[in-house]
Context: one part of a larger RNA
RNA sequence: CGCAUACGGUGGAUGCCUUGGCAGUCAGAGGCGAUGAAAGACGUGGUAGCCUGCGAUAAGCUUCGGGGAGUCGGCAAACAGACUUUGAUCCGGAGAUCUCUGAAUGGGGAAACCCACCCGAGAUAACUCGGGUAUCUUGCACUGAAUACAUAGGUGUAAGAGGCGAACCAGGGGAACUGAAACAUCUAAGUACCCUGAGGAAAAGAAAUCAACCGAGAUUCCCUUAGUAGUGGCGAGCGAACGGGGAUUAGCCCUUAAGCUUCUUUGAAUCUAACAGAACGCUCUGGAAAGUGCGGCCAUAGUGGGUGAUAGCCCCGUAUGUGAAAGGUUCUUUGAAGUGAAAUCGAGUAGGACGGAGCACGAGAAACUUUGUCUGAAUAUGGGGGGACCAUCCUCCAAGGCUAAAUACUACUGACUGACCGAUAGUGAACCAGUACCGUGAGGGAAAGGCGAAAAGAACCCCGGAGAGGGGAGUGAAAUAGAACCUGAAACCGUAUGCGU
Numbered sequence: 001c002g003c004a005u006a007c008g009g010u011g012g013a014u015g016c017c018u019u020g021g022c023a024g025u026c027a028g029a030g031g032c033g034a035u036g037a038a039a040g041a042c043g044u045g046g047u048a049g050c051c052u053g054c055g056a057u058a059a060g061c062u063u064c065g066g067g068g069a070g071u072c073g074g075c076a077a078a079c080a081g082a083c084u085u086u087g088a089u090c091c092g093g094a095g096a097u098c099u100c101u102g103a104a105u106g107g108g109g110a111a112a113c114c115c116a117c118c119c120g121a122g123a124u125a126a127c128u129c130g131g132g133u134a135u136c137u138u139g140c141a142c143u144g145a146a147u148a149c150a151u152a153g154g155u156g157u158a159a160g161a162g163g164c165g166a167a168c169c170a171g172g173g174g175a176a177c178u179g180a181a182a183c184a185u186c187u188a189a190g191u192a193c194c195c196u197g198a199g200g201a202a203a204a205g206a207a208a209u210c211a212a213c214c215g216a217g218a219u220u221c222c223c224u225u226a227g228u229a230g231u232g233g234c235g236a237g238c239g240a241a242c243g244g245g246g247a248u249u250a251g252c253c254c255u256u257a258a259g260c261u262u263c264u265u266u267g268a269a270u271c272u273a274a275c276a277g278a279a280c281g282c283u284c285u286g287g288a289a290a291g292u293g294c295g296g297c298c299a300u301a302g303u304g305g306g307u308g309a310u311a312g313c314c315c316c317g318u319a320u321g322u323g324a325a326a327g328g329u330u331c332u333u334u335g336a337a338g339u340g341a342a343a344u345c346g347a348g349u350a351g352g353a354c355g356g357a358g359c360a361c362g363a364g365a366a367a368c369u370u371u372g373u374c375u376g377a378a379u380a381u382g383g384g385g386g387g388a389c390c391a392u393c394c395u396c397c398a399a400g401g402c403u404a405a406a407u408a409c410u411a412c413u414g415a416c417u418g419a420c421c422g423a424u425a426g427u428g429a430a431c432c433a434g435u436a437c438c439g440u441g442a443g444g445g446a447a448a449g450g451c452g453a454a455a456a457g458a459a460c461c462c463c464g465g466a467g468a469g470g471g472g473a474g475u476g477a478a479a480u481a482g483a484a485c486c487u488g489a490a491a492c493c494g495u496a497u498g499c500g501u
Base pairs, nucleotide, nucleotide: 001500002499003498004497005496006495007494008493009492015486016450017449020421021420022418023417024416025415026414027413028412029410030409031164032163039101040100041099042055043054044053046079049075050074051073061095062094063093064092065091066090070083071082072081106115107114108113116133117132118131119130120129121128122127135161136160137159138158139157140156141155142154143153168199169197170196171195172194173193179186183233209216210215220247221246222245223244224243230238231237251402252401253400254346259339260338261337262336263335267331268330269329270328271327272326274322275321276320280295281294282293284291296313297312298302304316305315306314351375352374353373354372355371356370357369358368361387382397383396384395385394386393437444438443457485460472461471462470463469
């Protein structure tokens, strides 16, 4: 040095577990904000820090309910000191307080800071306390130029707005990569993205619609029609409608209404705490019984979780039933108040020309819708449409407005589910994670779970540096479960023994 066996070290795979995730179902809720939001800074405890809570009334104050014995949040024990059957802690409703920043709004500003003015009250020497002072829009009042009347402008006052938020929605703008096996029309795609606005949904909506000579009867969504008819450098591709079947149904108004909102009143349901809530013993093994054996019981409750192994009957619960002082929601009944658009059945409109856009439809035979420029009717004895156009016929009535449901979505709340994951998985994040760390910045972005049933977390002794570490002793079922703590694979490193060289 090699091989073999045994015993170790190192390492943290595997197994088991789950506080966390992922995907859904059914409900709720669908907003918060100048009455100052979201997000933060700084404080706040008897005790240094972080998290949580709270705000100079600062892990809290008041009140109304629930509840009934301990409590003073967590890491995190101990000490000190308190509270509590005269009902604390805790849970729920309502209220008070709520520093500073932030739309941030008195002015400024390098956010959490600096500097003001006006009014009132108290002191009067300084000062303290309370309220107000942004901008825009609209209404009203007063003023008021060039310029006579006026208007612009100015001042004051009242109301509203402003910002944030995951997706869904409507409108205004609007790419490229890519595909066409290159590329220009085309495609990607009216997608991504930007802006504006609104709601719990939004938008659309009661035929100047379709149909076909029969008829239907607002809109929206789904299935189908159908990858059909079409469209298309007739390439790549794009791609309907009529009709049929379903979901849901609701119609109305413009000489003033359908309505809508708020408050009041009657009753009911429900949400925000809770309450009652059945039924088991012995034996054996074991550290421990829920396991074994024997014999019982409940069940409108054998969902689930916990308890020293696997518990319907031990605990929390569950089925079921009951329950609200206060606040909310929905429906119902009564009454009152407020609000309510365009305007007068639709004229610079329909239509036309030119240029665009939208329609599945790329100018095409191209109807229809829309409109930037220029034009420009009729008025129910009228007008639009039926895919060039004309006639016949059929059908409807534009240029005013409102409208629930069926539909879309889920940041958020509750209950439940999973041939979803189980710590290199599942969220980036099971753990104080958008943290540590990196970057000027936009931004990027980790690693890291498990002693034991219970700390019973090793008194005391010994070696040692008043060490580190270890040996005894003790606890425990187990300490090769000892905090570098469940299990403890492999690589890798040793010790002992045997054999070989």
This is a predicted structure of a 501-nucleotide part of an RNA (large-subunit ribosomal RNA, domain I) from Stenotrophomonas maltophilia. Its Rfam family is "Bacterial large subunit ribosomal RNA". The RNAcentral record of the full RNA draws on ENA. The coordinates come from a structure-prediction model, not an experiment, and the mean pLDDT is 85. The organism belongs to Stenotrophomonas, within Bacteria.